[in-house]
Context: one part of a larger RNA
RNA sequence: GAAUCAACGCUGGCGGCGUGCCUAACACAUGCAAGUCGCACGAGAAAGUGGAGCAAUCCAUGAGUACAGUGGCGCACGGGUGAGUAACACGUGAAUCAUCUACCUCCGAGUGGGGAAUAACCUAGAGAAAUCUGGGCUAAUACCGCAUAACACUUACGAGUCAAAGCAGCAAUGCGCUUGGAGAGGAGUUCGCGGCAGAUUAGUUAGUUGGCGGGGUAAUGGCCCACCAAGACGAUGAUCUGUAUCCGGCCUGAGAGGGCGCACGGACACACUGGAACUGAAACACGGUCCAGACUCCUACGGGAGGCAGCAGUGGGGAAUUUUGCGCAAUGGGGGAAACCCUGACGCAGCAACGCCGCGUGGAGGAUGAAAUCCCUUGGGAUGUAAACUCCUUUCGAUCGGGACGAUUAUGACGGUACCGGAAGAAGAAGCCCCGGCUAACUUCGUGCCAGCAGCCGCGGUAAUACGAGGGGGGCAAGCGUUGUUC
Numbered sequence: 001g002a003a004u005c006a007a008c009g010c011u012g013g014c015g016g017c018g019u020g021c022c023u024a025a026c027a028c029a030u031g032c033a034a035g036u037c038g039c040a041c042g043a044g045a046a047a048g049u050g051g052a053g054c055a056a057u058c059c060a061u062g063a064g065u066a067c068a069g070u071g072g073c074g075c076a077c078g079g080g081u082g083a084g085u086a087a088c089a090c091g092u093g094a095a096u097c098a099u100c101u102a103c104c105u106c107c108g109a110g111u112g113g114g115g116a117a118u119a120a121c122c123u124a125g126a127g128a129a130a131u132c133u134g135g136g137c138u139a140a141u142a143c144c145g146c147a148u149a150a151c152a153c154u155u156a157c158g159a160g161u162c163a164a165a166g167c168a169g170c171a172a173u174g175c176g177c178u179u180g181g182a183g184a185g186g187a188g189u190u191c192g193c194g195g196c197a198g199a200u201u202a203g204u205u206a207g208u209u210g211g212c213g214g215g216g217u218a219a220u221g222g223c224c225c226a227c228c229a230a231g232a233c234g235a236u237g238a239u240c241u242g243u244a245u246c247c248g249g250c251c252u253g254a255g256a257g258g259g260c261g262c263a264c265g266g267a268c269a270c271a272c273u274g275g276a277a278c279u280g281a282a283a284c285a286c287g288g289u290c291c292a293g294a295c296u297c298c299u300a301c302g303g304g305a306g307g308c309a310g311c312a313g314u315g316g317g318g319a320a321u322u323u324u325g326c327g328c329a330a331u332g333g334g335g336g337a338a339a340c341c342c343u344g345a346c347g348c349a350g351c352a353a354c355g356c357c358g359c360g361u362g363g364a365g366g367a368u369g370a371a372a373u374c375c376c377u378u379g380g381g382a383u384g385u386a387a388a389c390u391c392c393u394u395u396c397g398a399u400c401g402g403g404a405c406g407a408u409u410a411u412g413a414c415g416g417u418a419c420c421g422g423a424a425g426a427a428g429a430a431g432c433c434c435c436g437g438c439u440a441a442c443u444u445c446g447u448g449c450c451a452g453c454a455g456c457c458g459c460g461g462u463a464a465u466a467c468g469a470g471g472g473g474g475g476c477a478a479g480c481g482u483u484g485u486u487c
Base pairs, nucleotide, nucleotide: 001487002486003485004484006483007482008481009480010479013359014358015357016356017355018354019352020351021317026315027314028313030312031311032310035073036072037071040070041069048061049060050059051058052057080270081269082268090194091193092192093191094190095189096188099187100186101185104183105182106181107180108179109178110177111176112146114144115143121136122135123134124133125132126131152161153160154159166175167174168173196242197241198240203233204232205231208230209229210228211227213225214224215223245267246266247265248264249260250259251258252257272293273292274291275290276289295306296305297304298303323349325348326347327346331345332343333342334341335340362392363391364390365389372383373382374381375380396428399422400421401420402419406414431476432475433474434473435472436457437456438455442471443470444469445468446467452459453458
């Protein structure tokens, strides 16, 4: 000098675009963040309103609506965090004749005929609750046989095995379903190379290294197991210890290099801590299940409930980091035939000079130069065209009116915002640091090795350009300094 996820001190007018717990992966009140489908299925209210009746009550409507239930798809995406990890985790380049792939696209074949249940519901109970148990009924695109089997799979090459579901529509037909092939996108696994500190860590290893045969997996493999062999790694640094997510990139630098990995994008890992599987095309699953543990809460003491490293927000820690906001209008995602519903993703607004960029705080004229202040050799000099005064302008802000694009027929949170126009008036808008040398900028007073300054050299003990104040000056400017960190 440049940079910064910065903080602190003084100061502070506006706008645009960004950024905002680096510390305790500490604990969390409250609300919201993943649902949707009646064109898969069975059931199915009430309030209210209208009518009848003396009334009790009944009928219609509300409505095949609401709330639930079975079933399907989604919940493995999106969002957060960086604890762990020195590893095929990541980057890059290969391999997969060792593999899988729901939804989507294209191509082929099929979609026949039956059955038994079960939730909801009714009923009987248990329990404080969470919830649970028995009995009875019922449907399906839920479940199970039979038939068929091109293709597929197995094969000893003779053969054997395996499927389906309907719904909407007057219909045409559409959407589905089953089984194959191809693709797209996605994923798993393997390998070469690459990127860190310590030798005050030198030996390490027993499923260890390899083989054979099995098991398991979508799939290779000691991944697991039985048996056999005795190997495997290591100064080209094994093992151990410490530290650390990795990259595209970012900062600096002429470059080589050095430092960093915040925001944005890609990958990985994690979801109170540890372990496990289930479902599923895919999870060993942040807002799923089970077990154990710590913690918090409820309890009738028998037993239960919970997991913000989602968005806000609270306490705590800290030098330090925001609103318990608006909207699905746009983009994107899930479900649905659609209407539409959901979406703290996202789009916006709020707070913070935290950063970058832009703009303003007026312009022109105006004295041998007011007043005031400071200095002084008392003559004068400086602040200084600065002010006053005259003329002018109105950016920004405030105020009044109009008022979008973003959306295509419709639909706009932002927002009466941006922008445009009118009127008024210099009006509402400047500070901070420094002035001994490095280093741009000097004098007076006070103080007297005191009080203090200080990045280094060093100033201060009675004439201090170095302390404090005044005047003057220099630098930067809505900022300026200091501190921390990097080059």
Predicted 3D model of a 487-nucleotide part of an RNA (small-subunit ribosomal RNA, 5' domain) from Acidobacteriaceae bacterium KBS 146. The sequence was found in a public genome assembly. Lineage of the source: Bacteria > Pseudomonadati > Acidobacteriota > Terriglobia > Acidobacteriaceae.